[in-house]
């Protein structure tokens, strides 16, 4: 000077399941995996002893931003395993998927000087 890492700022994207128990209202408490399963508003609707939701928006943590498995599809799928589950694995050199700063730090290696 460089490939290459590490914080930083701003911007952006994405999931939020599964079981037990209590409970009539839409929530508690606790167990499971994971970085991460949260809070509040508002529609709509659901459930009512066998028992408990969709859907949008703001926030806050986590996670990812093309070198992109962060997250969607495929999938109500296959194997396996478990109380169960988007719990593991492959699917997958399959498709699709959101980006910029700056006089930051380190920096192989390369090139010049100096001793």
């Nucleotide at each position: 000077a460089u490939a290459g890492u590490a914080a930083c700022c701003u911007a952006g994207g994405g999931g939020u399941g599964c079981c037990c128990g209590u409970u009539a209202g839409u929530a508690c408490g606790g167990g499971c995996u994971g970085a991460g399963a949260a809070a509040u508003u508002g529609g709509c609707a659901c459930g009512u002893u066998u028992a408990a939701g969709c859907c949008a928006a703001u926030u806050a943590a986590c996670c990812c931003u093309u070198u992109g498995a962060a997250c969607c599809u495929g999938a109500g799928a296959u194997g396996g395993g478990u109380a169960a589950u988007a719990c593991c694995a492959g699917c997958g050199u399959a498709g699709g998927g959101a980006a910029g700063g700056a006089c930051u730090g380190c920096g192989a290696u390369g090139g010049g000087g100096c001793u």
The RNA shown here (TPP riboswitch aptamer (THI element)) has 115 nucleotides and comes from a Bacillota bacterium. The model forms 96% of the base pairs in the Rfam consensus. It matches the Rfam family "TPP riboswitch aptamer (THI element)". Rfam describes the family as follows. Vitamin B(1) in its active form thiamin pyrophosphate (TPP) is an essential coenzyme that is synthesised by coupling of pyrimidine and thiazole moieties in bacteria. The previously detected thiamin-regulatory element, thi box was extended, resulting in a new, highly conserved RNA secondary structure, the THI element, which is widely distributed in eubacteria and also occurs in some archaea.